[in-house]
RNA sequence: UCUUUGAGAGUUUGAUCCUGGCUCAGGACGAACGCUGGCGGCGUGGAUAAGGCAUGCAAGUCGAACGAGUCUUGUGCUUCGCACACUAUCAACGAAUAACGAAUUAAAUAAGAAUUUAUUAAUUCAGAUAUUCUAAAAAUAUAAUUCGUUGGUGAGUGUGCGAAGCGCGAGGCUAGUGGCGAACGAGGUAGUAACACGUAGGAACCUACCCCAAAGACGGGCAUAGCUCGCCGAAAGGCGAGGUAAUUCCCGAUGUUCCCGAGAGGGCAAAGCUUGGGUAAAACCAGGCGCUUUGGGAUGGGCCUGCGGGCUAUCAGCUAGUUGGUGAGGUAAUGGCUCACCAAGGCUAUGACGGCUAGGAGGCGUGAGAGCGUGGUCUCCACCGAUGGCACUGCGACACGGGCCAUACACCUACGGGUGGCUGCAGUCGAGAAUCUUCCACAAUGGGCGAAAGCCUGAUGGAGCGACGCCGCGUGGCCGAUGAAGUCCUUAGGGAUGUAAAGGCCUUUUAUUUGGGAGGAAUCCGCCGCAAGGCGAGAUGACUGUACCAAAUGAAUAAGGGGUUGCUAAACUCGUGCCAGCAGCAGCGGUAAGACGAGUACCCCAAGCGUUGUCCGGAAUCACUGGGCGUAAAGGGUGAGUAGGGGGAUUGAUUAGUCUCAUCUUAAAGAUCUGCGCUCAACGCAGGGAAUGGAUGAGAAACGGUCAAUCUUUGAGGAUGCGAGAGGUGUGCGGAACUCACGGUGUAGGGGUGAAAUCCGUUGAUAUCGUGGGGAACACCAAAGGCGAAGGCAGCACACUGGCGCAUUCCUGACCCUGAAUCACGAAAGCGUGGGCAUAAAAAAGGAUUAGAUACCCUUGUAUUCCACGCCCUAAACGAUGUUCACUGGCUUUUCCAAGUAUCGACCCUUGGAGAGGCGAAGCUAACGCGUUAAGUGAACCGCCUGGGAAGUACGGCCGCAAGGCUAAAACUCAAAGGAAUAGACGGGGACUUGCACAAGCGGUGGAUCAUGCGGUUUAAUUCGACGAUGAACGAAGAACCUUACCAGGGCUUGAAAUGCCGACGAAUACCAAGGGAAACUUUGGUAGUUCUCACAAGGAACGGCGGCACAGGUGAUGCAUGGCUGUCGUCAGUUCGUGGUUUGAAUUGUUCCCUUAAGUGGGGUAACGAACGCAACCCUCGUUGCCUGUUAUAAGUGUCAGGCGAGACUGCCCGUUUUUUGCGGGAGGAAGGAGAGGAUGACGCCAAGUCAGCAUGUCCCUCUGAUGCCCUGGGCUACACGCAUGAUACAAUGGCCGGUACAAUGGGCCGCCAAGGGGUAACCCGGAGCAAAUCCCAUCAAAGCCGGCCCCAAUUCGGAUUGAGGUCUGCAACUUGACCUCAUGAAGCUGGAAUCGCUAGUAAUCGCGGGUCAGCCAUACCGCGGUGAAUACGUUCUCAAGUCUUGUACUCACCGCCCGUCACGUCAAGGGAGCCGAGAGUACCCGACGGCCCGCUUUAAGCGGGACUACGGUAAGCUCGGUGACAGGGACGAAGUCGUAACAAGGCACGGCUAGCGGAAGCUG
Repeated sequence: UCUUUGAGAGUUUGAUCCUGGCUCAGGACGAACGCUGGCGGCGUGGAUAAGGCAUGCAAGUCGAACGAGUCUUGUGCUUCGCACACUAUCAACGAAUAACGAAUUAAAUAAGAAUUUAUUAAUUCAGAUAUUCUAAAAAUAUAAUUCGUUGGUGAGUGUGCGAAGCGCGAGGCUAGUGGCGAACGAGGUAGUAACACGUAGGAACCUACCCCAAAGACGGGCAUAGCUCGCCGAAAGGCGAGGUAAUUCCCGAUGUUCCCGAGAGGGCAAAGCUUGGGUAAAACCAGGCGCUUUGGGAUGGGCCUGCGGGCUAUCAGCUAGUUGGUGAGGUAAUGGCUCACCAAGGCUAUGACGGCUAGGAGGCGUGAGAGCGUGGUCUCCACCGAUGGCACUGCGACACGGGCCAUACACCUACGGGUGGCUGCAGUCGAGAAUCUUCCACAAUGGGCGAAAGCCUGAUGGAGCGACGCCGCGUGGCCGAUGAAGUCCUUAGGGAUGUAAAGGCCUUUUAUUUGGGAGGAAUCCGCCGCAAGGCGAGAUGACUGUACCAAAUGAAUAAGGGGUUGCUAAACUCGUGCCAGCAGCAGCGGUAAGACGAGUACCCCAAGCGUUGUCCGGAAUCACUGGGCGUAAAGGGUGAGUAGGGGGAUUGAUUAGUCUCAUCUUAAAGAUCUGCGCUCAACGCAGGGAAUGGAUGAGAAACGGUCAAUCUUUGAGGAUGCGAGAGGUGUGCGGAACUCACGGUGUAGGGGUGAAAUCCGUUGAUAUCGUGGGGAACACCAAAGGCGAAGGCAGCACACUGGCGCAUUCCUGACCCUGAAUCACGAAAGCGUGGGCAUAAAAAAGGAUUAGAUACCCUUGUAUUCCACGCCCUAAACGAUGUUCACUGGCUUUUCCAAGUAUCGACCCUUGGAGAGGCGAAGCUAACGCGUUAAGUGAACCGCCUGGGAAGUACGGCCGCAAGGCUAAAACUCAAAGGAAUAGACGGGGACUUGCACAAGCGGUGGAUCAUGCGGUUUAAUUCGACGAUGAACGAAGAACCUUACCAGGGCUUGAAAUGCCGACGAAUACCAAGGGAAACUUUGGUAGUUCUCACAAGGAACGGCGGCACAGGUGAUGCAUGGCUGUCGUCAGUUCGUGGUUUGAAUUGUUCCCUUAAGUGGGGUAACGAACGCAACCCUCGUUGCCUGUUAUAAGUGUCAGGCGAGACUGCCCGUUUUUUGCGGGAGGAAGGAGAGGAUGACGCCAAGUCAGCAUGUCCCUCUGAUGCCCUGGGCUACACGCAUGAUACAAUGGCCGGUACAAUGGGCCGCCAAGGGGUAACCCGGAGCAAAUCCCAUCAAAGCCGGCCCCAAUUCGGAUUGAGGUCUGCAACUUGACCUCAUGAAGCUGGAAUCGCUAGUAAUCGCGGGUCAGCCAUACCGCGGUGAAUACGUUCUCAAGUCUUGUACUCACCGCCCGUCACGUCAAGGGAGCCGAGAGUACCCGACGGCCCGCUUUAAGCGGGACUACGGUAAGCUCGGUGACAGGGACGAAGUCGUAACAAGGCACGGCUAGCGGAAGCUG
């Protein structure tokens, strides 16, 4: 320099930032479980019970060490048997010299070729016996030989087979002696925290087999197994006698090198076998394998050491062979390894000793890395072999498939006694979520033995089982749209599944069948060679007829799992209805669930997919890389100081830190890079490079260390001078106040409180004066002031004493900083002993308050408060901020000191230093805030934190007289707990402002009667809704039927009304009659009538009822699914936005502030500038007026009036005031003056406010089962012991009654208003003019008023309820249940408790009139109209409501909030606990097997006896850990339980910390 290299999300909140935990996405596994499952390769597979094991196999081999036995086989001799063959021999006669054999060549034939064989032919060759000769050859000699025939002897010979005996060989097998191996290989991880392991070193050692070198191997002897005989035993096994071999054993000789020794000298060994030659056999020679001694090597091992890697201090002291020395023993070897004696050491805070856990490493998983976790398969090391102990053999063992003893377990037994050890390979039982075949082969690799062949080998090579893992392959490819059918969704148009299927054309991996078919194989063996080695012509394959190749068939044999609310890729419909269920976290489900279940679609992965468990990661959430501690968890209460850590300037030397180089090592495998081999990959092979650690050597000297020196020094300390101070300890003194006692004066109260009472006082208090006593605390000074390490310290004086500051720059010369442990100090309360006791005052008592009041308030009052001495040792012991050093802008105040200047001096001023405060630059911080007194920037050291609760608790330990303190967990439980800041809301917080909110007034309500509504009750039904304000004369501006929704009964079922279709009939339509019935309705009969198109008819159209199909219908549910409309805050002045600015952000600014307004109205100022919805204005009515028009009024003119268009009012003018503004106060003019009066108009929003019954509407429900639909009759909505609300009328004289008399306005009218006139006491009737209305009518329209009269304070000439009788009217119908009229009746009521309502001017009050609804009306209601026509407002303390700003908050469902503790019930975990049970490690003592060691004895033997040591076992007292346990206590959680109200607001007594007492409880008090 380049390359490689790090991802986050959900969840606390109304929202935000931070802190902090929980959870998720990734990878991995010797896994298991669920669903599913085609093939192959390579790996991998008892992790739990180191629990128990049936059966087979896992270590043998050598006959070339040895003696036997046995089998097979060869051979020699002898004998016998059987069989076969031969003939010798003698005699005679005859014949022949060849026959016959061998070799070569050639040809032919036959068997398939070659080879070979057979036959034939041709050619060639040799010869018997004897002699001579070394032999050959040759020669000589002899005559024999052969054959045939005949006769005699019946003997012999030969061959084969078998048997026996005696020998000699060869081969196999068996046990034994002997040798080597068995200590390797294979398995497991129990133990072990250790020189066990890893790494790097060391010295006092051994090492069979192997290699090199030197030397030797001579002579002799005694046994013993096997075997034979006898004996014991069920067996296992054993005893005795006899005899035997060796590479067994022993003795002697020699002995170089060897050992001992200074030397002299002394001492120590052995074994043969085999091959070839050789021999009669031997001897002997040569080779090979062995043997002995020694030296060296190699390999393997033993021993020692440095360093490294678990948890725990709630384990702090451990140790007697312990540490060292001398001597001895022992070992292969060092060494307390062992013993005797001597000394008194050794280890430990850098963690000894103890406890718990654990085989270690290479590596493996994860991670960006640093790390963290882990140690299965493979490799190395260690350890173990049922458990405990012991030795023997051996090169090697204290020995997995050897031995002895003990123990447990199991098996056999004739009961006497024996046997066994799968943690080897398979396999079995058990336990468990869970882990394989009782397979093949020694063909290969390797091991043991052997000279070798070879034998053995569950090592190993292979196969089998398991998707357990990794890797690879396949389940088909291309085309194929009317986008088929089915299914799902739908806005009903369509969309999705989906080129997917079907269909067409291909391919054949895989599968099945058939055929072919490697490689792993060379050793070995044979031949040659002395050997090394060479050559090839023979043989050897478990896997395996496997891999692989080829052919045939045919898409044929092959897809699932999980998920779809967010995190997190992928959504719709139905079902369910806080149920059933889901869930990793947040969280879903209470009738519209994308979260449950199902279907469809989609997403992810794929022969797998998910789940569970564990590890790493994410987690910077233990932070070395890489965190923190003011308020979130976290600074020790403070200091002194030990160990430790860190450390000023200069020089020199040195080099265990540091840096550089070199060498060795850090095994292989694995990882990594580059290649190569299996078709690829996984897998395997080859090669390369490291990194890291350690050791040794060489070098460097900046930094660090060490040593030495220097410093006329800057850190630190000292000295001298000056100074301030509630610093500490002791003693003494003082005044005020308080209290007590005594005395005087004096009289009825005092005291206390929100108000009271307890209490004190006529026995004289309080008050006041005097005298005396007592104890405690020290006003003013006094301050954000001073001092101290902190706690803390305050009258004055004295004594003793600690620390600090300034100045001088005189001395020392780094003496410094920090500080575990330790020590000291440490408020208050509390404890002990002894004093003291005035005040105050836990506890206690009483009085109040209260629902209660174990409190707050009051009256008393003990401990205590005070002193001395001794303990305790905790606080919100706080600056919630450890100590020290350095650096980094300032302004200002204050305390102390010094210098300069000035001054007579002081003060002032300037500068320097040390403290104590405020505000603030940079910077820091989550923010708040900090900011030279840092929470800034750095350095050093210490303490502390790691989610909340459980808990500062339990257990243990230490301390304390006690109270208690210090140290300090876990189970369980929660998904948060928290910090700061933001917007709201709230406060028995604050400030300001407004409102008929209060106040000031007037009139009411609450009492009576009645009307109306509601609750309640009743009822067959009393239909429904509305319920604080914001329900209740409300929906309803009209319930006798209807309305009507309710009840009873009777009926109808395509329906009372709507649309469409089909069928038959009939035009439609109009009308009549009869029966049943309460009606609805039903049954039956009859008359008239004939439409349009077309027209002859049929058909069709409209219409009607009937039958049928789609459907209708519902005042049934849900106002918490909705629209629309409405109430309320409130006609209050608010609510927001854009851009810009500020802030990490929620948010904020604007909109706050000042003045002003009815007003976020306006002005000023301003990091804001503008804008929107509201306010205001625009609109309507009334008030003044001009003009125009005019039905009508009027006799007319006129002009009331009506409509339209205008004018007018704007703080325009004047004065005062305010800020130049804007406004305010007053005045003029004017019909009207500061918004002239009234109306309409209702911001963002709040209350899931109201309404599905006005209407509309989603979903659900009822309906051919006869209704929750429809029709009808009757009833009900009008009930009536009661309660509430809104009204009417009254209670009278400002009145009532009678008579007379005056003045309105708004309105309404044709199924209507109704005049004149007439009748009736009246309601009303008759009557009918006029009027669709400025014309006529209601309606001469009024009443209160005015005039006159009576009534005379009385339940009345007030009041009119109730009731009786008689009428009128409406209506089909007034019984339930109408209104009105007349007469009669004449109730309560004499001004209304607590409480409460309306109204600020043409208002309240009072008087009448009209209208809507409506046949009529229960209207006193509602909506309007006019007449008459007041009082009062000081003011904002209080009540209610509202607004703005601010403050606190633990509230945000927002105070009707939140929330604490006891008690009761249930569940769970942990601790205590009389005890009981078990396990572990030791201690002391008893016993003492086997065994080696030691001693003695003698029949010298593997004998007998004894000794100490020792395993197991036993006894005893403790220790540690675990299980269980009556009972009692606390903790956590649980649905709407009980009691209170502690905390959050000033939480209603501010809260909290420590401590003490008390109390049902929170808690209260000191």
This is a predicted structure of a 1566-nucleotide RNA (small-subunit ribosomal RNA) from a bacterium. It matches the Rfam family "Bacterial small subunit ribosomal RNA". Its family is annotated with ribosome and structural constituent of ribosome in the Gene Ontology.